[in-house]
RNA sequence: CGAGAGGCCGGGGCAGUCGCUCCGGGGCGUCUUUCGACGACCCCGGAGAGGAAAGUCCGGGCUCCAUGGAUCAGGGUGGUUGCUAACGGCAACCGGCUGCGAGGCCAGGGAAAGUGCAACAGAGAGCAGACCGCCUACCCCGGGACGCGCGAGCGUCCCGGGCGGCAAGGGUGAAACGGUGCGGUAAGAGCGCACCAGCGCCUCCGGUGACGGGGGCGGCUCGGUAAACCCCACCCGGAGAAAGGCCAAAUAGGGGAGGCUCCCGCGGCGUGGAUCCGCGCCCUCAGCCUCCCGGGUCGGCCGUUCGAGGCCGGCGGCGACGCCGGUCCCAGAGAAAUGACUGCCGCCCGCCGGGGCGCCGCGAGGUGUCCCGGCGCGGUACAGGAUCCGGCUUACAAGGCCUCUCGCACC
Numbered sequence: 001c002g003a004g005a006g007g008c009c010g011g012g013g014c015a016g017u018c019g020c021u022c023c024g025g026g027g028c029g030u031c032u033u034u035c036g037a038c039g040a041c042c043c044c045g046g047a048g049a050g051g052a053a054a055g056u057c058c059g060g061g062c063u064c065c066a067u068g069g070a071u072c073a074g075g076g077u078g079g080u081u082g083c084u085a086a087c088g089g090c091a092a093c094c095g096g097c098u099g100c101g102a103g104g105c106c107a108g109g110g111a112a113a114g115u116g117c118a119a120c121a122g123a124g125a126g127c128a129g130a131c132c133g134c135c136u137a138c139c140c141c142g143g144g145a146c147g148c149g150c151g152a153g154c155g156u157c158c159c160g161g162g163c164g165g166c167a168a169g170g171g172u173g174a175a176a177c178g179g180u181g182c183g184g185u186a187a188g189a190g191c192g193c194a195c196c197a198g199c200g201c202c203u204c205c206g207g208u209g210a211c212g213g214g215g216g217c218g219g220c221u222c223g224g225u226a227a228a229c230c231c232c233a234c235c236c237g238g239a240g241a242a243a244g245g246c247c248a249a250a251u252a253g254g255g256g257a258g259g260c261u262c263c264c265g266c267g268g269c270g271u272g273g274a275u276c277c278g279c280g281c282c283c284u285c286a287g288c289c290u291c292c293c294g295g296g297u298c299g300g301c302c303g304u305u306c307g308a309g310g311c312c313g314g315c316g317g318c319g320a321c322g323c324c325g326g327u328c329c330c331a332g333a334g335a336a337a338u339g340a341c342u343g344c345c346g347c348c349c350g351c352c353g354g355g356g357c358g359c360c361g362c363g364a365g366g367u368g369u370c371c372c373g374g375c376g377c378g379g380u381a382c383a384g385g386a387u388c389c390g391g392c393u394u395a396c397a398a399g400g401c402c403u404c405u406c407g408c409a410c411c
Base pairs, nucleotide, nucleotide: 001407002406003405004404005403006402007401008400009399012345013344014343015342016341017340018339020048021047022046023045024044025043026042027041028039029038030037031036050382054393055392057391058390059389060388061387062240063239064238065237068277069276070275071274072273074236075235076234077233078232079093080092081091082090083089094108095106096105097104098103109231110230114229115228116225117224131170132169133166134165135164139162140161141160142159143158144157145156146155147154148153178196179195180194181193182192183191197221199218200217201216202215203214204213205212206211244302245301246300247299254293255292256291257290258289259288260287267282268281269280270279309328310327311326312325313324314323315322316321346380347379348378349376350375351374352373353372354371355370356369357368358367359366360365
């Protein structure tokens, strides 16, 4: 100097004029004996969006319904150890794949429990297979040569064929039922052996562990795919702030259908589905339960923001995070509040001018970068609460910081 990898910050600033919402205090007004309550009004003080407020994908707090257990179905997760209130999150590590590397990715248990799927090519794609080929030792047929025999015939060698042997060589394919070498064989093959890889068993060392390293024995080797069905391990009540409470008010405590009602049996209801067991409630002329139709209230208050809270410092930990101390209170609306205008500045972009440095060039000059000045009705992102938190995912214009890797040149 160039090219990359990982992490973090950031989310424009200042001033003025007016305008909003909430909280606290006071004034004024109304009611009241007082305390006090209310108010569209006035004054003072204070506070007023996000890192994602988005998505609604997970997990919880909180509220309500529950009486518990078991089984099945359904759903979720899937290496180990930690963090956390919890999680499908986060941290570190292990293993696999990938990159020269810094790093990146992995829904990462099981394919010898079973089923399924894999185009084409190929003999054959899971416990298979003979296209081109190799062999012909044993046995059979034919031919030739030589030798022997009076002859029928016999022996040896060669060639061709048959019966048969092979999966080592070649080919097909993304992938072919271990690899290399030696022996053996008619030719071959883990058929045998040596080494290697894989698998199983035993053992030693390191590690909390997943796992890693070393040694020994053994049969000789039994693909891929499970975000395919499936098997294994672990986990799982529901509904949700329009949750749910309180006050006030009003109407038609209306109409219809079904079921049950002393005990037993049976029936109904009891907030994920089914079944079983258990529990509770309903219950005699009026009650309960389920369903359908119709009517009333659609007013006010609470829930409503002090929290698994923020910030700072110290200690512990590789880290996620935890502990201790200090300090602060940071929206609470109800169709939904923070907006409008003006000025100055910051940053970015474009153009013009000047200067410094580096490189190319004889030079004119070109080019890269930095600084200064000027101009531009050029730009300044993604985007706004509604029960509250912890995560994940998605969107995002600038501008900036730190660490690391590779390459080139110089010293």